[in-house]
RNA sequence: UGUUUAGAGUUUGAUCCUGGCUCAGAACGAACGCUGGCGGCGUGCUUAACACAUGCAAGUCGGACGCGAAAGGGGCUUCGGUCCUGAGUAGAGUGGCGCACGGGUGAGUAACGCGUAGAUAACCUGUCCUGGUGUCUGGAAUAAUAUCUCGAAAGGGGUGCUAAUACCGGAUAUUCUUGCUUUCUAUAAGGUAUGCAAGGAAAGGUGGCCUCUGGAACAAGCUACUGCACGAGGAGGGGUCUGCGUACCAUUAGCUAGUAGGUGGGGUAAUGGCCUACCUAGGCGACGAUGGUUAGCGGGUCUGAGAGGAUGAUCCGCCACACUGGUACUGGAACACGGACCAGACUCCUACGGGAGGCAGCAGUGAGGAAUAUUGCGCAAUGGGGGCAACCCUGACGCAGCGACGCCGCGUGAGUGAGGAAGGCCUUCGGGUCGUAAAGCUCUGUCAAAGGGGAAGAAGUGCAUGGUGGUUAAUAUCUGUCAUGUUUGACGGUACCCUUAAAGGAAGCACCGGCUAACUCCGUGCCAGCAGCCGCGGUAAUACGGAGGGUGCAAGCGUUGUUCGGAAUCACUGGGCGUAAAGGGCGCGCAGGCGGUUUGAAUAGUCAGAUGUGAAAGCCCACGGCUUAACCGUGGAAGUGCAUUUGAAACUGCCAGACUUGAGUACCAGAGGGGAAAGUGGAAUUCCCGGUGUAGAGGUGAAAUUCGUAGAUAUCGGGAGGAAUACCGGUGGCGAAGGCGACUUUCUGGCUGGAUACUGACGCUGAGGCACGAAAGCGUGGGGAGCGAACAGGAUUAGAUACCCUGGUAGUCCACGCCGUAAACGAUGAAUACUAGGUGUCGGGUGUCAAAGCUCGGUGCCGCAGCAAACGCAUUAAGUAUUCCGCCUGGGGAGUACGCACGCAAGUGUGAAACUCAAAGGAAUUGACGGGGACCCGCACAAGCAGCGGAGCAUGUGGUUUAAUUCGAAGCAACGCGAAGAACCUUACCAAGGCUUGACAUCCCGCUGAUCGGCAUAGAGAUAUGCUUUCUCUUCGGAGCAGCGGAGACAGGUGGUGCAUGGUUGUCGUCAGCUCGUGUCGUGAGAUGUUGGGUUAAGUCCCGCAACGAGCGCAACCCUUAUUCUUAGUAGCCAGCAGGUUAAGCUGGGCACUCUAGGAAGACUGCCGUGGACAACACGGAGGAAGGUGGGGAUGACGUCAAAUCAUCAUGCCCCUUAUGUCUUGGGCAACACACGUGCUACAAUGGCCGGAACAAAGGGAAGCAAGCAUGCGAAUGUAAGCAAACCCCAAAAAUCCGGUCUCAGUUCGGAUCGCAGUCUGCAACUCGACUGCGUGAAGCUGGAAUCGCUAGUAAUCGCGAAUCAGCAUGUCGCGGUGAAUACGUUCCCGGGCCUUGUACACACCGCCCGUCACACCAUGGGAGUUGGAAGCGCCCGAAGUCGAUGACCCGACCCGUAAGGGAGGGAGUCGCCGAAGGUGAUAUCAGCGACUGGGGUGAAGUCGUAACAAGGUAGCCAAAC
Repeated sequence: UGUUUAGAGUUUGAUCCUGGCUCAGAACGAACGCUGGCGGCGUGCUUAACACAUGCAAGUCGGACGCGAAAGGGGCUUCGGUCCUGAGUAGAGUGGCGCACGGGUGAGUAACGCGUAGAUAACCUGUCCUGGUGUCUGGAAUAAUAUCUCGAAAGGGGUGCUAAUACCGGAUAUUCUUGCUUUCUAUAAGGUAUGCAAGGAAAGGUGGCCUCUGGAACAAGCUACUGCACGAGGAGGGGUCUGCGUACCAUUAGCUAGUAGGUGGGGUAAUGGCCUACCUAGGCGACGAUGGUUAGCGGGUCUGAGAGGAUGAUCCGCCACACUGGUACUGGAACACGGACCAGACUCCUACGGGAGGCAGCAGUGAGGAAUAUUGCGCAAUGGGGGCAACCCUGACGCAGCGACGCCGCGUGAGUGAGGAAGGCCUUCGGGUCGUAAAGCUCUGUCAAAGGGGAAGAAGUGCAUGGUGGUUAAUAUCUGUCAUGUUUGACGGUACCCUUAAAGGAAGCACCGGCUAACUCCGUGCCAGCAGCCGCGGUAAUACGGAGGGUGCAAGCGUUGUUCGGAAUCACUGGGCGUAAAGGGCGCGCAGGCGGUUUGAAUAGUCAGAUGUGAAAGCCCACGGCUUAACCGUGGAAGUGCAUUUGAAACUGCCAGACUUGAGUACCAGAGGGGAAAGUGGAAUUCCCGGUGUAGAGGUGAAAUUCGUAGAUAUCGGGAGGAAUACCGGUGGCGAAGGCGACUUUCUGGCUGGAUACUGACGCUGAGGCACGAAAGCGUGGGGAGCGAACAGGAUUAGAUACCCUGGUAGUCCACGCCGUAAACGAUGAAUACUAGGUGUCGGGUGUCAAAGCUCGGUGCCGCAGCAAACGCAUUAAGUAUUCCGCCUGGGGAGUACGCACGCAAGUGUGAAACUCAAAGGAAUUGACGGGGACCCGCACAAGCAGCGGAGCAUGUGGUUUAAUUCGAAGCAACGCGAAGAACCUUACCAAGGCUUGACAUCCCGCUGAUCGGCAUAGAGAUAUGCUUUCUCUUCGGAGCAGCGGAGACAGGUGGUGCAUGGUUGUCGUCAGCUCGUGUCGUGAGAUGUUGGGUUAAGUCCCGCAACGAGCGCAACCCUUAUUCUUAGUAGCCAGCAGGUUAAGCUGGGCACUCUAGGAAGACUGCCGUGGACAACACGGAGGAAGGUGGGGAUGACGUCAAAUCAUCAUGCCCCUUAUGUCUUGGGCAACACACGUGCUACAAUGGCCGGAACAAAGGGAAGCAAGCAUGCGAAUGUAAGCAAACCCCAAAAAUCCGGUCUCAGUUCGGAUCGCAGUCUGCAACUCGACUGCGUGAAGCUGGAAUCGCUAGUAAUCGCGAAUCAGCAUGUCGCGGUGAAUACGUUCCCGGGCCUUGUACACACCGCCCGUCACACCAUGGGAGUUGGAAGCGCCCGAAGUCGAUGACCCGACCCGUAAGGGAGGGAGUCGCCGAAGGUGAUAUCAGCGACUGGGGUGAAGUCGUAACAAGGUAGCCAAAC
């Protein structure tokens, strides 16, 4: 200086936390789907190291060597041939070099394989470079070839000839090799330097020259170049060794005989058990040996802020491999990809005798697979091999082809253009949107197309010419070098440039509920489907499918897969463990880790500097080259590492020394249910004996089983036996924990305090290991009173294998030995230090007369800072730190399976996976709930009165029936409800008959002038036909209005959805609640306020209070009623005055009273007393018509019930349209075995009947109420006054009172039912009205279980009125008359309010939820066995081959020998060791299948129960047994 850290969704009603799952990002050798214009640069079998047809991928050298054609051409020819040329060419062979490079692949390998740093004084190195020396002299063969011969072939064999830079001798030789000697060096088997002895080389080729020798050419010789040999040095390459690093599993814990070491020998270039003989008995391992699984390693690549994690394609380095296994040969180097031998598998050829082969080189084929390319061009460049060179070879390489596989770049046009075109889609029908988008107009010319031009990549080499250096006598030649000219391009007529014409040829894909940018319509209707997570879809789906529109990216876009990230979700950076997962049950203690104060020394760690290395490429930076970019080039930086070295000395370690505070020891004192053993008590239970005594006892919710007249229970006395130790006793003591409780004694561990002395860090923790370890359980032997699993019986219950009861065995107790687990808990590991206090208590010390106080150690409570998700912890930490150990990583599967260890067994320890879910959880909050608690209220219970449930009838409902019995209402809160009134109508239902722009509305056209009404005919009627009657205005054109006819827009629908809605209503509930603002508290949901103490009908009020205020509710304001006053006085009233009648406020008059209806007063706990907190308020009292909201009404908070209503009305959407619309007649809604609700009337004497007499209120009245009179037994009828009403009428009030009768009966009760005869309303009373008279006279004698209403003018009882209505109430809504009883009280039932508590509920207890069984599917354990894999061990057999031995056969260049022959030496063959494959045996291990079997998981509505969550109805849970 630069770079650099992002979150979201999902558990809940909501919250915070924990925690998993999922998403957004980047990347890829990818694949798949849809789509696809161009170019550049890259890249392309990840699977079968599966099998491979065909071609090519390693040759070259004639300047190492011998041999040596043919075609063609030419000459001659007797036409048989021959000669020249082709040509010393082609060609093979000998020989040299190369073939160990380059190229491919990743099977094997967990290893010195790789990486890094070193060592080699323990080594090698062809070719290359530098400089030095030499290159002398001989010899014997052999291939090719010729000929004979075997074989189908591949391939051989015999005989004969021949050359070399092939092969072999001899000479010479150094700083070479070996042996000996001496010197120096860093310890040496080493190195350096010296001397002596012995041993060890070679090859020539090509060009040139002739001065010297010979000579005809020329040779020898000389010279240049190039080879060859020796030794030295270098460069580069390699071998070997070492430190460090390098995956997972301990459910792999022990492994090892060449094993570890030594000596001798062998072997190698070289060290070494590398091999061998002998000797020793070692070596490795918890710092992980051995075994198993997986894997090439690195530079790098991807990701990431980084640390890390994942990975190891392309490129580079290393390794390994080349059909599988083994083996060696050659060579400088191989145990050799395109070499050899053997064995095996496979493929091919074959004449069946025998042979051939190895693409993991480049192309290519088949196969496998989701998937990966051309049997291309060229050596022009770069590089490699051979060659003096030319040149040849080169599937290395350079290029091209195919693939959107990736990265990068470009294009598919630009400007203008509103009638906002047409069309699509949506629409509130106005319009909006696609959209300046298009068209149109004006331009441009990238890419593609056509035509033309046209590179760089080329440097060289060779040749020619010239200059110059060397050689030489030489300006020849040769050779080196320089200059000029010329020659070489696969790609490719490519890149690039120009021209022409032309907007012309070039856009898709995914998504649009949230995360996550982007919205509407239609279709579908828990179907079809979607889905990454949460989740959508059951008739209005922004989530499915389509469309329009939009969003994102773009020649691509999505999907799938994989990796990293997010994930601090393995946490080194950077997490946790009281309750979420997580502290070992507890101690002792080996190893290990960590460790007090101080001095010195040294420098291992540590820190700093330097040096070397950390290859290149890549990443990063700068600059540069392709038009840009990708890509590429040059330079730099970085590479946190390792090694060497120099220095520092604080800290840690090591060494030496010292110290006392940590730790310990000694001394004195102290407390204690610490432990073990022995002994001794008293109380109680039970049993036994005896006494007293009699009928019960015992037990329970209640009972029974049980005991008892054979004498129980009770009580007294005596005895036996076992177990436990009341009181003291205490959040008191002790112990490591488990745990420990009468008293005495013995033995014994630990702890505390005090003052001194001593040791001198001796300490802390502690994996493994070893002890201890409640209860239950096990073994052996005792013991056994009480209690008491199992078991039996009795109860309870639907059942009751339970809870309760009566019994009762193991056990509980003792001794010894096992077991080793608990909710073994403070759910809190141990140790040390530090960090406010207050208050108890136990044991010491100090202090004091006694205290207070101080101090040490324990044990509790409260509390600050701090911590914590919160709850809470808080000097006894869950605070602040350090050290060490243990443990956790979503829920379930599962503490299960398998394996192993331990155990007598029970079982314990260790401890998975498949599969499955999107949660499981912690704390706290608000509710709701509880067979939780406290307080309070209500006709909630209780106390009463009257009912219902029984009867008959009325009415509603269910059910059934029916052509239809229209529809709705459904616990309370449906059921005399919608319906304040179904004969037609109503009417929605059914049957039949009609209509189709319609019964009704608006618009258009034509005709008519009316329509309506009246009459007649047909018809069940609707309707049809005919007759008759009949408009307004006018500017005279017509208009309005009405009818008829017509076409279409439309009408119409009591059709669906009340779960699409508005409105209205019910209900909790006239219950006292429900909220808000600001403030405060809390991370937050939330809390506070609103809780508390009182009080009230009340969240009513008072007081207190981190709250202060406010709103909706309560109350009040409103209406009515009760009292009074005042005003007014008719239609009301009549006290006084007058008149008057049969009677009457009838009349005059009056408004006093009643009353009416306006106004006002009055009641406010205002006054007094008492209580209370001096309050609110309560109680009592006074006054008052009324007293504590006086009575009643209206008034219904936030909300709950997807409560009710689409059939009051309105309304979205859907549906019908000659019908689901509309008109008509008739029927039905009234049915009837039955069930339920609500009522009426009764069952009678508190009554029925008859007669007489009295007193209301509130209403209604004109298509009405109707007096009176008359008729009728009556319903009623006839007639008729009054009244649109404080006037007249309905209208008689009834119960009541008085008198009479009935006399307890199915009656003089009761009135159903039925018959007959009538009245009224109405077109019409059959289905199906009400009423009247006469007759008939059913059930019923007070109602089972259960259940409703009511607290005062109430219940009960009595009548009156009204709405609806033509007519039709036992219903409904009102009105008054008469007029009670009871309330101790709040235990219980129901409902409600408030506080608190628990909760696993929140759809909120009608909740949640567990297990068996049954069914389906899935994965998995066991399993008689069976099949296969890989590996080890023993044995057998034993190929090739190396090595060793032998080698009578063969060769024999050197030696001896004239020769023959012999020898040195070599070989074939044979034998032996080792040895691959194969065979075999026993074992261990991994995997597949397996009848059957075990549990587990999952699955809208299966069965049985009810275990858990509330005190869950027996508190729950942990361990163990049955």

The prediction has a mean pLDDT of 85. Small-subunit ribosomal RNA from an uncultured bacterium, 1522 nucleotides, folded computationally. The sequence is in RNAcentral, with records from ENA and SILVA.